[in-house]
RNA sequence: GAUUUAUAAAGAAGAGGCGAGAGACAGGCUCUAUGACCCUCUGGCAACCUUCCGCCGCGGCGGAAAGGUGCCAAUUCCUGCCAAAUGAGAAGGUCUCAUUUGGAACUAUAAAUU
Repeated sequence: GAUUUAUAAAGAAGAGGCGAGAGACAGGCUCUAUGACCCUCUGGCAACCUUCCGCCGCGGCGGAAAGGUGCCAAUUCCUGCCAAAUGAGAAGGUCUCAUUUGGAACUAUAAAUU
């Protein structure tokens, strides 16, 4: 790097450094010299893997948080493809737009395999 599976409407700060963009991509819309993003330290959130404890009985459920990651603006910030429903418009039975619901796809994280 690739593949598979699971999860993604919750949660989480301060200081120092740097100095211009950043939020994956496209369109929006936001954050940002009152210093964003990124890096370091401390702190925290969470519970994917390891570890430990209890229950169940071999599948699993609950808890702890020492270790391995991860994360600490906005629902993965929203939408991006398909289907259905509702409403409106144009029209003459089909299109267009908006909203809602569901399913994909993309992306992110973890574990396993390669």
This is a predicted structure of a 114-nucleotide RNA (SAM riboswitch aptamer (S box leader)) from Algoriphagus sp. AK58. Rfam family: SAM riboswitch aptamer (S box leader). Its family is annotated with regulation of gene expression in the Gene Ontology. From the family's description: The SAM riboswitch is found upstream of a number of genes which code for proteins involved in methionine or cysteine biosynthesis in Gram-positive bacteria. The model forms 89% of the base pairs in the Rfam consensus. The coordinates come from a structure-prediction model, not an experiment, and the mean pLDDT is 85.